[in-house]
Context: one part of a larger RNA
Molecule: small-subunit ribosomal RNA, 3' major domain
Organism: uncultured bacterium
C1' cells in the first nucleotide's frame, strides 16, 4: 500500500421486504451430460456454458465415420520440360468421383510461305500448393464478466530515510470524484453529465397517401347517408427546419452554498421515457472454427475428390422453452380496431376447383400507388364441473408442398386414435408502468424445414414498495491482521 474479517460507521441495486406471474410435478420440442456407436466432428462449463458458436444438419453445409479414388494437387506464383490442345461434346467402365479413348478454337511479332519466338493451354520434374491438425499457458483482434458500478490516474508543489502520503480526506448534496463549503495543496486528464439518434407539445416548409373537412359533377338509396371523379392541402400523416425544459418563476428548510420539499404555469418537468456510449483494470476468462499470425506437426497424406452413413443414436440426470391441466374456460356462427417490417427465381387480388393443406390462373406491384384475415376484445349459442365438447402425446389410413432425393432424417391436412396430466417437494427466477401479465403480426436465415427459438412490432394492461434487521453484489470512510 493492497486484499480479507461470522470488525465498526454512512450510502445504493427487483438485493432483501410488500405484490403479480412462473421454473422444480405432467407431455413434447430444444442444448447438455451420460451411455452407446464405424463415427454419434469440434468448441463453450458458477455467476459470466447448457434454444451458446448455429440467424436454418435430408444431399450439400461438415469439419466425422466406411468405401472407392487423386497425387504439383480443388486453389496461387516461378523455372525448366513436353507436346498440340483449351472451353466444350461423344463413347467405355462406374455408386459417383476417377479412369480410358475420341472429336474440338487460337492471340501476338518476325516473313510472300514454310516456319521460328512469345502468351494461353497441356505432360513431366522442381520450388512449392494444402491441412477446421497441436498449443487461446506464445500472440493480434474481437467478446463476455464485475458494472452505466463511480470510480482510475497525472503534473507542479508539501510531507515522509523510504515504501508512499496529500490532491481524492472533512460538513453538507447528488443518480454520479455531482456540485457547494472548509482544507498544503493548486491545477489537469480518463469515467459522470451533455454534444448523437427514438419517443412525447408545437409552429413552419413540402404533397399522385388521407380527406369528402369545405366546393362542384355522376351514381345507390324514400331518407339520414354511402361509392367515385373534378378541385383544394384544411385536418391526419409522411419527413426536413425550428421552438420548448433551464430549478427560469413563487413559497420553503437553514447563518450562507450547493441542494431538498411544496406550487404556479405548460404536452412534458427536475437526467420527461427510452437507447447508442463501457474509464484505469480483475478473472493466464473465452475464441489458433470467423479471420489473421510465432512456433510445432502431416506431405502419394493429419492434403484433395466422391458415394453412403453419423452430426437426429437412448436405460437415464440436469438447463432453457412450449402445451395444458380449465368456466375470467372451451366450442360454434356474427363482427370491430394496429404497428414494425419485407415483397421480382419475389408477393401475387378477384374467380374456378379441394372438406383442408393446397392446386388451376394471372389482374396489379421493383411497391405511402400493388398483394397481404390482425388476435385477444364485442354479441349471439352450446357445454355444466365430468379425466369432460378439458388436454392434446401417442400411434393407424389418407392426402398436400418443397426438392435430383423425404427410408434412416422434412413440413403441412383431413379422417380415427385419444396418453399422461385436476396447479406441482425440498428449493428456485422474472418484473416497479404502458412495465409484468396475455393476444396476436412482421423479419433475418431459408428451396423446404424440426421457429415452441432469436430479433422486432402493436392491441389489451395490472398489483405493491411500511420499511434497509435479515440474503446477495456493490462504493466510500475506518479499524484488525502471523496473508501479498
Nucleotide at each position: 500500500u493492497g486484499a480479507c474479517g461470522g470488525g465498526g460507521g454512512c450510502c445504493c441495486g427487483c438485493a432483501c421486504a410488500a405484490g403479480c406471474g412462473g421454473u422444480g410435478g405432467a407431455g413434447u420440442a430444444u442444448g447438455u451430460g451420460g451411455c452407446u456407436u464405424a463415427a454419434u466432428u469440434c468448441g463453450a462449463u458458477g455467476c459470466a456454458a447448457c434454444g451458446c458458436g448455429a440467424a436454418g444438419a435430408a444431399c450439400c453445409u461438415u469439419a466425422c465415420c466406411u468405401g472407392g479414388c487423386c497425387u504439383u494437387g480443388a486453389c496461387a506464383u516461378g523455372c525448366a520440360u513436353c507436346u498440340c490442345u483449351a472451353a466444350g461434346g461423344u463413347g467405355g467402365u462406374g455408386a459417383a468421383a476417377g479412369c480410358c479413348a475420341u472429336c474440338g478454337a487460337g492471340u501476338g511479332u518476325a516473313g510472300c510461305a514454310a516456319u521460328a519466338c512469345a502468351c494461353a493451354a497441356u505432360u513431366u520434374g522442381c520450388a512449392c500448393a494444402g491441412g477446421u491438425g497441436c498449443u487461446g499457458c506464445a500472440u493480434g483482434g474481437c467478446u463476455g464478466u464485475c458494472g452505466u458500478c463511480a470510480g482510475c490516474u497525472c503534473g507542479u508543489g508539501u510531507c515522509g530515510u523510504g515504501a508512499g502520503a496529500u490532491g481524492u480526506u472533512g460538513g453538507g448534496u447528488u443518480a454520479a470524484g455531482u456540485c457547494c463549503c472548509g482544507c498544503a495543496a493548486c491545477g489537469a486528464g480518463c469515467g459522470c453529465a451533455a454534444c448523437c439518434c427514438c419517443u412525447g407539445u408545437g409552429a413552419u416548409u413540402a404533397g399522385u397517401u388521407g380527406c369528402c373537412a369545405c366546393c362542384g359533377g355522376u351514381c345507390c338509396g324514400u331518407g339520414a347517408g354511402g361509392a367515385u371523379c373534378g378541385a383544394g392541402c384544411a385536418c391526419u400523416c409522411u419527413a426536413g427546419u425550428c421552438a420548448g425544459a433551464c430549478u427560469g418563476c413563487c413559497c420553503u428548510g437553514u447563518g450562507a452554498a450547493a441542494c431538498g420539499g411544496g406550487g404556479a404555469g405548460g404536452a412534458a418537468g427536475g437526467u420527461g421515457g427510452g437507447g447508442a456510449u463501457g474509464a484505469c483494470g480483475u478473472c493466464a476468462a473465452g475464441u489458433c472454427a470467423g479471420c489473421a499470425u510465432g512456433g510445432c506437426c502431416c506431405u502419394u497424406a493429419c492434403g484433395g475428390c466422391c458415394a453412403g452413413g453419423g452430426c437426429u443414436g437412448c436405460a437415464c440426470a440436469c438447463g432453457u422453452a412450449c402445451u395444458a391441466c380449465a368456466a375470467u374456460g372451451c366450442c360454434c356462427a356474427g363482427u370491430a380496431c394496429a404497428g414494425c417490417a419485407g415483397g421480382a427465381a419475389c408477393c401475387g387480388a378477384g374467380a374456378c376447383c379441394g372438406c383442408g393443406a393446397g392446386g388451376u390462373g394471372g389482374a396489379g406491384g421493383a411497391a405511402a400507388u400493388c398483394a397481404c384475415u390482425a388476435a385477444a376484445g364485442c354479441u349471439g349459442g352450446g357445454c355444466c364441473c365430468a379425466a369432460u365438447u378439458c388436454g392434446g402425446a401417442u400411434c393407424g389410413c389418407a392426402g398436400g408442398c418443397u426438392g435430383c432425393a423425404a427410408c434412416u432424417c422434412g413440413c403441412c391436412u383431413g379422417c380415427g386414435u385419444g396418453a399422461a396430466g385436476c396447479c406441482g417437494g425440498a428449493a428456485u427466477c422474472g418484473c416497479u408502468a404502458g412495465u409484468a401479465a396475455u393476444g396476436g403480426c412482421g423479419c433475418a436465415u431459408c428451396a423446404g424445414c424440426u421457429a415452441c427459438g432469436g430479433c422486432g412490432c402493436c392491441g389489451u394492461g395490472a398489483a405493491u414498495a411500511c420499511g434497509u434487521u435479515c440474503c446477495c453484489g456493490g462504493g466510500c470512510c475506518u479499524u484488525g491482521u502471523a496473508c501479498a